Predicted 3D model of a 118-nucleotide RNA (SAM riboswitch aptamer (S box leader)) from Spirosoma oryzae. Lineage of the source: Bacteria > Bacteroidota > Cytophagia > Cytophagaceae > Spirosoma. The sequence was found by an Rfam model in a public genome assembly.

RNA sequence: GAUUUAUAUAGAAGCGGGGAGAGAUCAGGCUCUGUGAACCGCUGGCAACCUACCACACGGCAAGGUGCUAACUCCUGCCUACAGCAACCGCUACGGCGGACGUUAGGGACUAUAAAUC
Numbered sequence: 001g002a003u004u005u006a007u008a009u010a011g012a013a014g015c016g017g018g019g020a021g022a023g024a025u026c027a028g029g030c031u032c033u034g035u036g037a038a039c040c041g042c043u044g045g046c047a048a049c050c051u052a053c054c055a056c057a058c059g060g061c062a063a064g065g066u067g068c069u070a071a072c073u074c075c076u077g078c079c080u081a082c083a084g085c086a087a088c089c090g091c092u093a094c095g096g097c098g099g100a101c102g103u104u105a106g107g108g109a110c111u112a113u114a115a116a117u118c
Base pairs, nucleotide, nucleotide: 001118002117003116004115005114006113007112008111013043014042015041016040017039021032022031023030026077027076028075029074044069045068046067049065050064051063053060054059078107079106080105081104084103085102088099089098090097091096
């Protein structure tokens, strides 16, 4: 790096260095940030995927390997809805039909992490 499977609304911060950006990418929002961003180090903490251990059905533990420690993967983007709602645009045989936008719910994609295989 590729594939597969699982998970992603819960949870968990201080110090030192650093010095202007950051929230994966693109776009649009929104947010964090000189009351100090990214990043690095130390110390804590959270969680429980793998190993070990205890139970051997569920589970427990947190020593080891990872991971994580603002906001739902920060939100939206694609699809679906006997869909619903308000306004808008177009068409109409005046019964309606279509489009686009926002919102809600579900799914997907992307991304991240773990484990296994290559």